[in-house]
RNA sequence: UAGAGUUUGAUCAUGGCUCAGAUUGAACGCUGGCGGCAUGCUUAACACAUGCAAGUUGAACGCAGAAUAAGCCUUCGGGUUUAUUGCUGAGUAGCAAACGGGUGAGUAACGCGUGGGAAUCUGCCUUUAUGUGGGGGAUAACUAAGGGAAACUUUAGCUAAUACCGCAUACGCUCUACGGAGGAAAGACUUCGGUCGCAUAAAGAGGAGCCCGCGUCAGAUUAGGUAGUUGGUGGGGUAAAGGCCUACCAAGCCAAUGAUCUGUAGCUGGUCUGAGAGGAUGAUCAGCCACACUGGGACUGAGACACGGCCCAGACUCCUACGGGAGGCAGCAGUGGGGAAUAUUGGACAAUGGGGGAAACCCUGAUCCAGCAAUGCCGCGUGAAUGAAGAAGGCCUUAGGGUUGUAAAGUUCUUUCACCUGUGAAGAUAAUGACGGUAGCAGGAGAAGAAGCACCGGCUAACUCUGUGCCAGCAGCCGCGGUAAUACAGAGGGUGCGAGCGUUAAUCGGAAUUACUGGGCGUAAAGCGCACGUAGGCGGCGCGCUAAGUUGGAUGUGAAAUCCCCGGGCUUAACUUGGGAAUUGCAUUCAAGACUGGCGUGCUGGAGUGUGGGAGAGAGAAGUGGAAUUCCAGGAGUAGCGGUGAAAUGCGUAGAUACCUGGAGGAACAUCAGUGGCGAAGGCGGCUUCUUGGCCCAACACUGACGCUGAGGUGCGAAAGCGUGGGGAUCAAACAGGAUUAGAUACCCUGGUAGUCCACGCUGUAAACGAUGAGAACUAGACGUUGGAAGGAUCUGCCUUUCAGUGUCGUAGCUAACGCGCUAAGUUCUCCGCCUGGGGAGUACGGCCGCAAGGUUGAAACUCAAAGGAAUUGACGGGGGCCCGCACAAGCGGUGGAGUAUGUGGUUCAAUUCGAUGCAACGCGAAGAACCUUACCUGGUCUUGACAUCCUCGGAACCCUGCAGAAAUGCGGGGGUGCCUUCGGGAACCGAGAGACAGGUGCUGCAUGGCUGUCGUCAGCUCGUGUCGUGAGAUGUUGGGUUAAGUCCCGCAACGAGCGCAACCCUCGUCCCUAGUUGCCAGCAUUCAGUUGGGCACUCUAGGGAGACUGCCGGUGACAAACCGGAGGAAGGUGGGGAUGACGUCAAGUCAUCAUGGCCCUUAUGACCAGGGCUACACACGUACUACAAUGGUCGGUACAAAGGGUUGCCAAGCCGCGAGGCGGAGCCAAUCCCAGAAAACCGGUCGUAGUCCGGAUUGGAGUCUGCAACUCGACUCCAUGAAGUCGGAAUCGCUAGUAAUCGCGGAUCAGCAAUGCCGCGGUGAAUACGUUCCCGGGCCUUGUACACACCGCCCGUCACACCAUGGGAGUUGGCUGCACCAGAAGUAGGUAGUCUAACCGCAAGGAGGACGCUUACCACGGUGUGGUCAAUGACUGGGGUGAAGUCGUAACAAGGUAACC
Repeated sequence: UAGAGUUUGAUCAUGGCUCAGAUUGAACGCUGGCGGCAUGCUUAACACAUGCAAGUUGAACGCAGAAUAAGCCUUCGGGUUUAUUGCUGAGUAGCAAACGGGUGAGUAACGCGUGGGAAUCUGCCUUUAUGUGGGGGAUAACUAAGGGAAACUUUAGCUAAUACCGCAUACGCUCUACGGAGGAAAGACUUCGGUCGCAUAAAGAGGAGCCCGCGUCAGAUUAGGUAGUUGGUGGGGUAAAGGCCUACCAAGCCAAUGAUCUGUAGCUGGUCUGAGAGGAUGAUCAGCCACACUGGGACUGAGACACGGCCCAGACUCCUACGGGAGGCAGCAGUGGGGAAUAUUGGACAAUGGGGGAAACCCUGAUCCAGCAAUGCCGCGUGAAUGAAGAAGGCCUUAGGGUUGUAAAGUUCUUUCACCUGUGAAGAUAAUGACGGUAGCAGGAGAAGAAGCACCGGCUAACUCUGUGCCAGCAGCCGCGGUAAUACAGAGGGUGCGAGCGUUAAUCGGAAUUACUGGGCGUAAAGCGCACGUAGGCGGCGCGCUAAGUUGGAUGUGAAAUCCCCGGGCUUAACUUGGGAAUUGCAUUCAAGACUGGCGUGCUGGAGUGUGGGAGAGAGAAGUGGAAUUCCAGGAGUAGCGGUGAAAUGCGUAGAUACCUGGAGGAACAUCAGUGGCGAAGGCGGCUUCUUGGCCCAACACUGACGCUGAGGUGCGAAAGCGUGGGGAUCAAACAGGAUUAGAUACCCUGGUAGUCCACGCUGUAAACGAUGAGAACUAGACGUUGGAAGGAUCUGCCUUUCAGUGUCGUAGCUAACGCGCUAAGUUCUCCGCCUGGGGAGUACGGCCGCAAGGUUGAAACUCAAAGGAAUUGACGGGGGCCCGCACAAGCGGUGGAGUAUGUGGUUCAAUUCGAUGCAACGCGAAGAACCUUACCUGGUCUUGACAUCCUCGGAACCCUGCAGAAAUGCGGGGGUGCCUUCGGGAACCGAGAGACAGGUGCUGCAUGGCUGUCGUCAGCUCGUGUCGUGAGAUGUUGGGUUAAGUCCCGCAACGAGCGCAACCCUCGUCCCUAGUUGCCAGCAUUCAGUUGGGCACUCUAGGGAGACUGCCGGUGACAAACCGGAGGAAGGUGGGGAUGACGUCAAGUCAUCAUGGCCCUUAUGACCAGGGCUACACACGUACUACAAUGGUCGGUACAAAGGGUUGCCAAGCCGCGAGGCGGAGCCAAUCCCAGAAAACCGGUCGUAGUCCGGAUUGGAGUCUGCAACUCGACUCCAUGAAGUCGGAAUCGCUAGUAAUCGCGGAUCAGCAAUGCCGCGGUGAAUACGUUCCCGGGCCUUGUACACACCGCCCGUCACACCAUGGGAGUUGGCUGCACCAGAAGUAGGUAGUCUAACCGCAAGGAGGACGCUUACCACGGUGUGGUCAAUGACUGGGGUGAAGUCGUAACAAGGUAACC
């Protein structure tokens, strides 16, 4: 020392991306009241108009001018002389100009920082000592004459000095051969006291130069660099050491501890961040350095190679009379330009400081101030109190209210700041104030002049409405938006900060995500394929010495400022200021002596040597053996062989295969053989011999740390491949053929060449793996096995111990988990290698290696928010095991073919309303479409409405009726006046009117409730506590049995519980009790008849009970649960049937049953009416009915049900009709009457296998019934007609017993009915199940997984299209640079003596010295040639990346359908 979001269905860990913080010389957007203090070209070291930024001294000097005074002259204009005043100008001279101010281009360097050093210089200043004597010659200014446009300049002449030059002197100074030699000066002013100077020397202070140790960015895809280079000697040079320069000599010097080269960069105190260590940075302030248009050079000077100096070269700009000239804002302002971006052509020297001067003073864009800018930091304000009718308005609303909100208004106060008026400091020691309309103080007026910005899905404080509808847009990451968006836009409200707030950019932090503090490498990224070994790193035990490291003390230094602490000053703060601490460092010195190092001397434990044994596919070479394959020859023999899932290609009558004999040749070595052995790894396997490496054991002897690791380096290094030459039996890339397939450049088959083998050489890589570097030490055990040794024994075999290997399990510990566990992935030490998100990519370029193939080293742009590991739960698998189900099988009957019915699709139509669509839509919603229904279409109408509530007015309601119209509707006529009343009126109903509203089968079942389907009546689904696991989760629920069942038993870190299962409920089956009408009738009586009397025993009815529980017996089983068999029983192991449907799945179905959010329509998407449609018809599908016949049809006769329904109803008897039906009217509100004759069956007749006496469609005719109405479009009846169809392809459905099959009956809906449908009822009444291999579905366990929208999953590559960055590329262009050469301005140094020459010497001639010129050396710019390197660009080209719905296949993930991978 804080974390969070994001990979997953969830989890842990790895790992990247992102956020919250702080900061800034910032910029941009919106907004903007005041003050203080700071800060303000980060870009073009780009170019600059204009002004200013360095002058001063008359007490160094001459001249000119001016002013004043005095004198003289005067033509009264003035002139002249002298003096005074530095007052003015330029000049000589002195000092300053090398400071101050700016900038950061260059520089990777002794440049900077820090600490040292010796061979130096130093103007002004301080101190000390001494001196200041005497001379000389010039020169500018000025004057005159020229040249020039100008800048400027030439010649002649005059003149001064603190300018210049000798002489004298020399304490100290310099040189010296120690004798000596050399070398100074300037005066000015004066109050006459002196002051300021000058010269020499010494010292100080401060400043400057030089040298050294250490520290100081990145790149090795920069590995070698260097000839003045490294050293020496002589000489030169400098203030000074030195290759600094030169001649000679030597051959050194630097470099893996990174030289050289390339790129980048001023360095530091500090600043920002950080817990710190660090990281980033180097604005303002301060120290140092470098630079001053670019490059070079020197001069002057104490100091410069000089920002506002000089010379030269170059570029640029300006002036020009074209001949020549001038210039340098990286000083302060300012301009243009660049840029996202950075200020006034301000005031003053009042203060501080600097220069000159004796001083007054002058100069000072240093500085102090002001101006501009919210650029930053700090402070203040925009009001305070009260105020509920909780105003209005806004927004929301469940319509009640809530919120804005004490907020406002109102009332009462205050006046900071700003404003107005007056006054007014400090900064100033005497004077002097730019700031200054200063600060401050007093007074005045009035709440008056003063609030915004961002955000509100999570991270992250803050939520609603409206609009929009994957659009517009948002977004830091995850991600929002496809009609209910807290994520867009607006609004209301809220949150945060506040004269600011956001955004962008940038740095540090979080990031332990480069890990020194403080990470890792079995599987996540990461151990070199293995060894030997150089440098380096590390290193056993004892003693002594040392003191480099180490530790402590002291001293010096670590500038100031900053940071921190304690104080002081501005009202406070920022700011400023005093003191302290700190400055973790460096140096010197003293001390300590453990540890490390060094030196010395010993030791034996590490390591090694010797002796004696031992095992082994260790290596190399030579020889040799048998089995097998193939081929050849011979024999014998005949039609096939071979091969596969099945085949074919192939071989074979020219004799194969199979069998036998002989031979040839190559390669490999069965059995032994073993998680056995050996080797460093790769790897090594018949046998024998030779040569040879390593290892193990035992006991002693010897050496005496000789060791470990190992960057570079060297060697070895499977297979494939390459080169040369051999060899070639088998196998076998390529290739060919045959199959498979949609295709099959594959898998399968038949052939087959390189190769496989040998020799020599290369290659140097593998999933070269234990995915685990080497070495050492320590840390429980158990069981195997190999090679030794020792001991024991009951002595072939066994036991114990030990050393060295090699395995399995396992403790502690470790690990994300899996797992590892003395053969560590445990605990430690030493050394090496390697990693830092995925992709791009082990690619490109460059280097090195290679014959090539290629290897090694090894990036970037761009792109994504993941990629990856382990484990968990599911799901899935053309994975495994167990089990169940009419799932298959065994059976019976169907469907699919025909006709019809019905539903659907499609098509058609004005409309054919809508919905349902694999199982789980399709005789479904619809338990009944002629009108109605009805939702659809056409046409005609209505607009508060067909329906609900409220208000006003009128009227009872209501009934009958005429006309027009298709009706709705419109216009009329007549009747009627009711109920309650407190007499006001009220209730119900009708009509009219106005508006609130109604209405919608309009949309969304993907906004919903409810209901339903389905898996599935499958046996499952969960919870509490406990336990295990970091966790998701597991356990329980798994296991052994058993069951229809998670049913039960046993076992068990589980123990219990819940929803499911089962049971409880209904019904049927047996018996009993109760009760007998409308039911029943055994016996009695009676009748046509249980009709009646009677009875209630039986049947039956409908209430209540009993009964069945594996209870009993035997067997099996584990002594269990349970199963099998049996007895009894009406019924036996769930007795049959029903109701009952766990957690959940399918965004399953339904907004058209109903309800409902939202949206939409409102003279219409609402409402009414008529007609039409939902009934269409080339066709396709589903579900049914009827059939195809003789187990049948038909005719006649004769039986036996159950369950229902009935008053708008069921309807008897009787009569009529062939019949549907009609007439009729009894009975019945039903155990009473009716529907109502059950049918199949049974008995008898007929038909005789035929499209029929089967089948009944279709059609014609005639009717009946219902209904306002049967045309579209009803049912039924009769007569006639008599279609297809002779048992149904592929395929497919139902059913396990009172079931299938078959036969009829009833009901709902309903006027009637398209019902062959649906829901029920009973009658007759089978067959079969060996069994679980297979198909389908399901349950449990297990396994793999790259799936989790869960295999209808995931996912790969080519091709096509668009865009992006990048490599190659004939070249082209530019920058930098190496080498060789040419060239040579200015300047300096040397030479020279062509020209000139005041001071000194000399009587003179002349000399010394100097200047110019010429020349030599060095050298900038420039040029030529040839290399290197970087960048830009380039026709074309290579791969890469990205991109909702393109093409082809299906490579991977499951045994992924040929296991995958290198």
Predicted 3D model of a 1462-nucleotide RNA (small-subunit ribosomal RNA) from an uncultured bacterium. Its mean pLDDT, the model's own confidence on a scale to 100, is 85.